[in-house]
RNA sequence: GCGUUCUCGCCGGGGUGCCCGCUGUGUAUGCAGCCGGGCUGAGACACACCCGCCGAACCUGAACCAGUUAAUGCUGGCGUAGGGAGUUGAGACGAUGGGCUUC
Numbered sequence: 001g002c003g004u005u006c007u008c009g010c011c012g013g014g015g016u017g018c019c020c021g022c023u024g025u026g027u028a029u030g031c032a033g034c035c036g037g038g039c040u041g042a043g044a045c046a047c048a049c050c051c052g053c054c055g056a057a058c059c060u061g062a063a064c065c066a067g068u069u070a071a072u073g074c075u076g077g078c079g080u081a082g083g084g085a086g087u088u089g090a091g092a093c094g095a096u097g098g099g100c101u102u103c
Stems, first nucleotide, its partner, number of pairs: 002094002005092005010086001011052004016046001017039005022033004058083003064077004
C1' cells in the first nucleotide's frame, strides 16, 4: 500500500401506516392528539431503527394488479422499471509486497 469481512466514530439519506377506545374540536359518516390498547415490521416519533453506489433503506409509477385481513405496502407481483444518500476517520481480521536485523 490492498480488502464483495467485522466493530466504533463522524458525515449524509430515510419512513412513521391500519383498526378500536378515550380526549378535544367540529358536525355529514370529519379533523387533531409527542393519549391507551391491538396488527405488521428493524423501526409506526424512537437520545431509536434502517440505509449510503456490489446502493429493494426509501421515493416514483400508485387512488396500480392479484391474494389475504377486523383493517392496512399485510403478502406477492410490478422490479435484470425509473430515481436514490461517503471514492469518510480509526481499529480488528485476512491476503500480499518491500526494507532492516539475527541465526
Model confidence (mean pLDDT): 79 of 100.
A computed fold for a 103-nucleotide RNA from Saccharospirillum salsuginis, annotated as TPP riboswitch aptamer (THI element).
Of the family's consensus pairs, 95% are formed in the model.
It was read from a public genome assembly, where an Rfam model found it.
It matches the Rfam family "TPP riboswitch aptamer (THI element)". About the family: Vitamin B(1) in its active form thiamin pyrophosphate (TPP) is an essential coenzyme that is synthesised by coupling of pyrimidine and thiazole moieties in bacteria.